[in-house]
Context: one part of a larger RNA
RNA sequence: CGUUGGAGAUUUGAGGGGUUCGUUUUCUAGUACGAGAGGACCGAAAAUGACAGGCCUCUGGUGUUCCGGUUAUCAUGUCAGUGGUAGCGCCGGGUAGCUAUGCCUGGAAUGGAUAAGCGCUGAAAGCAUCUAAGCGCCAAGCCACUCCCAAGAUGAGAUCUCCCGAAGCUUCAGGCUUCCUAAAGGGCCCUGGUAGACCACCAGGUUGAUAGGUCGGAUGUGUAAGUGCAGUAAUGCAUUGAGCUAACCGAUACUAAUGGCCCGUGUGACCUAGG
Numbered sequence: 001c002g003u004u005g006g007a008g009a010u011u012u013g014a015g016g017g018g019u020u021c022g023u024u025u026u027c028u029a030g031u032a033c034g035a036g037a038g039g040a041c042c043g044a045a046a047a048u049g050a051c052a053g054g055c056c057u058c059u060g061g062u063g064u065u066c067c068g069g070u071u072a073u074c075a076u077g078u079c080a081g082u083g084g085u086a087g088c089g090c091c092g093g094g095u096a097g098c099u100a101u102g103c104c105u106g107g108a109a110u111g112g113a114u115a116a117g118c119g120c121u122g123a124a125a126g127c128a129u130c131u132a133a134g135c136g137c138c139a140a141g142c143c144a145c146u147c148c149c150a151a152g153a154u155g156a157g158a159u160c161u162c163c164c165g166a167a168g169c170u171u172c173a174g175g176c177u178u179c180c181u182a183a184a185g186g187g188c189c190c191u192g193g194u195a196g197a198c199c200a201c202c203a204g205g206u207u208g209a210u211a212g213g214u215c216g217g218a219u220g221u222g223u224a225a226g227u228g229c230a231g232u233a234a235u236g237c238a239u240u241g242a243g244c245u246a247a248c249c250g251a252u253a254c255u256a257a258u259g260g261c262c263c264g265u266g267u268g269a270c271c272u273a274g275g
Stems, first nucleotide, its partner, number of pairs: 001152001005163007015149004021049007033038001051106005059100004066093005071086006110144003117137004164268001165179005180266001185263004189205005210256003213252005220244002226239005
């Protein structure tokens, strides 16, 4: 821009794309078969590999500062307690998120038309013949079924809901003028994330829990500081599963989403054909 008034939702599916895979064991059954050795078809069940999609409950990884330990040195006047630097100084753990080696799911089943092939009936050709007329079976292949995208499918579809004016001129035409109006809805802007390169998308904007803060909880770390007691001291014990705790869960308007502006109009067949 189009989809023939504008808008908000929900959809149909023309068409396109993805998938389509194996193995082992058990039962049937040591059965059929076979002198024996050996050893099935058909059917049923279980496990598992690779691949694909999704996820983070579990097992782990990461988690540059969430907690703790510790060395050297500097600072805070000293002690104590802390802080800086040493490529997070090093080390032990670790929330959210992201992850695989972890977890879940998938290939199934079925139908239709067939290939090679197997047949029925059956002439031409008194026989025979699956074929000439006619009818049937049959594959991991084809078409459906299944999953994803999808009306720019210009053939532009469908359903529901919402919104919108009067008068006059006139050459009577997709003409013009005046006054009034600015709808439904959308955007700008702002707070953000389940989204994300930007844009977009999504959740919100005081009729508000969108983010931050605060409070409570969870999680992690592992018994803070101070004080008291014991010990010459290092240190230990008690207060104490303490103190601290990121991205997690919930509550709470304390802070910030203020005020506002812009777009979008006014009932929508011009032509042809038909009524």

A computed fold for a 275-nucleotide part of an RNA from a Puniceicoccales bacterium, annotated as large-subunit ribosomal RNA, domain VI. It matches the Rfam family "Bacterial large subunit ribosomal RNA". Its Rfam clan is "LSU clan". It was read from a public genome assembly.